[in-house]
Molecule: transfer RNA
Organism: Candidatus Aenigmatarchaeota archaeon
RNA sequence: GGGACGAUAGCUCAGCCCGGGAGAGCACAUGGCUGAAGACCAUGGAGUCGUGGGUUCAAAUCCCACUCGUCCCA
Numbered sequence: 001g002g003g004a005c006g007a008u009a010g011c012u013c014a015g016c017c018c019g020g021g022a023g024a025g026c027a028c029a030u031g032g033c034u035g036a037a038g039a040c041c042a043u044g045g046a047g048u049c050g051u052g053g054g055u056u057c058a059a060a061u062c063c064c065a066c067u068c069g070u071c072c073c074a
Stems, first nucleotide, its partner, number of pairs: 001073007010026004020057001028044005050066005
C1' cells in the first nucleotide's frame, strides 16, 4: 500500500441479506419468598446502533468517507 470481517444496554450477542415496533441472556435496582442469604417468581431502569455525510416519507439496515480492532496479501 491492497483486501476481508467486526463496532448495537455495564458484559456476551441477535436484528442488517429483503428499510418501517431497538431486542435476548447475564448483570443491576425494587418487591415477593426466607430467621438471613442464595435459588426462584414479578416488575423496572439502562443504548445519539463507532463518527460524519448522502439517498428516502422513513436508515441499526442502502451508498460514500473516516476512526478503532482482528486477520490475510504485498